Source information: A computed fold for a 348-nucleotide part of an RNA from an uncultured prokaryote, annotated as small-subunit ribosomal RNA, central domain. Rfam family: Bacterial small subunit ribosomal RNA. The full RNA is in RNAcentral, with records from ENA.

Context: one part of a larger RNA
């Protein structure tokens, strides 16, 4: 570079909103910018190319043609694209009624467990391990009971369940609040799709300030194990984990699968809704989900298969041998840690 690719070989941005741009439903009319056709002008010469000729041949040279895929002017064509005008309802949105859920923010409340404190009972061990020891305990531990208090997490229900754009979300309850789905087909009338930059959100760890600190627990200390043991095991234990505010901006941020739209056999389970029924189970229907198995088709393979990795379209992102290297340098961001962007020499 391309008539190539991106689940697992290199390659889908962590996710959304959205600017520019690209692309865009069904009609009618106008226009003629793109597009197509004709004509004219220009497109220097040399060179390239074709034919003929000249140096003994070739290189080289001469003559003529073609080409110069382009640009400009003009006359037409009007299917498609564009532009303008005017309509439509299927895309999209709005409205009304209804349904569902661990969706989000914030307050209140609850019980179990754990630790600690007080009191009581009670006496010599407890704890821990493969076995031990460190540790705790006659200043009365462990165990048992009652009371008090603290922080964190919510057993069972619980599920291949549900919700959310992703990260993620689970005790109960109040307030505020976002979405999805179904029905009506009432309203607007293409208002749409994607989205470089940009903006916002973004687990854990980490950072700043102030709180909080039960359990767990990097670092650290001790005891073991071992040839050694800077580990695995044990006893402790600081930061942290929790809260408020502000940063950080990364993950195997995974479905290792970008978003949107259309089309292309079936079967089974499940969740929400609706309906009929013998009111016992069982069964039917619809849309939008969550899963499993498969036809066609696809794929190097694993496998995918209406939730596509099938058949096509639009837009974005990314890839181009391994190492060097996600390094160096520069720049931007950050308090820092570092993040983002991102080479080359050399080497195989």
């Nucleotide at each position: 570079c391309u008539g190539g690719g991106u689940u697992u070989a290199a390659a889908g941005g962590g996710u959304g909103c959205g600017u520019a741009g690209g692309c865009g439903g069904c009609g009618u009319a106008a226009u003629a910018a793109g597009u197509c056709a004709g004509a004219g002008g220009u497109g220097a010469a040399a060179g390239c190319u074709c034919a003929u000729c000249g140096c003994u041949u070739a290189a080289c040279g001469a003559u003529g043609g073609a080409a110069c895929u382009g640009c400009c002017u003009u006359u037409g064509a009007u299917a498609c694209u564009g532009u303008u005008a005017u309509g439509c309802u299927u895309g999209a949105a709005u409205c009304a009624g209804g349904u569902u859920g661990a969706g989000g923010u914030u307050g209140g409340c609850g019980g179990a467990a754990u630790g600690u404190g007080a009191c009581a009972u009670g006496u010599a061990g407890c704890g821990g391990u493969g076995a031990a020891a460190u540790g705790c305990a006659u200043a009365g531990a462990u165990a048992u009971g009652u009371c008090a208090u603290a922080g964190a997490a919510c057993a069972c229900c619980a599920a291949u369940u549900g919700c959310g754009u992703a990260c993620g979300c689970a005790g109960c309850u109040g307030a505020c609040u976002g979405g999805a789905c179904c029905u009506g087909c009432a309203u607007u009338g293409a208002c749409g799709c994607u989205g470089a930059g940009g903006c916002a959100c973004g687990a854990a760890a980490g950072c700043g300030u102030g709180g909080g600190g039960a359990g767990c627990g990097a670092a650290c200390a001790g005891g073991a194990u071992u040839a050694g043991a800077u580990a695995c095991c044990c006893u402790g234990g600081u930061a942290g984990u929790c809260c408020a505010c502000g940063c950080c901006g990364u993950a195997a941020a995974c479905g290792a699968u970008g978003c949107u739209c259309a089309c292309u056999c079936g079967a089974u389970g499940u969740a929400u809704g609706c309906g009929a029924u013998u009111u016992g189970u069982g069964u039917g229907c619809u849309c939008a989900g969550c899963a499993u198995c498969c036809a066609a088709g696809g794929a190097a393979u694993u496998c995918c298969g209406u939730u596509a990795a099938g058949u096509a379209a639009g837009c974005c992102a990314c890839c181009u041998g391994g190492g060097g290297a996600g390094u160096a340098c520069g720049u931007u961001c950050g308090c820092a840690a570092g993040a983002a962007u991102g080479a080359a020499a050399c080497u195989c």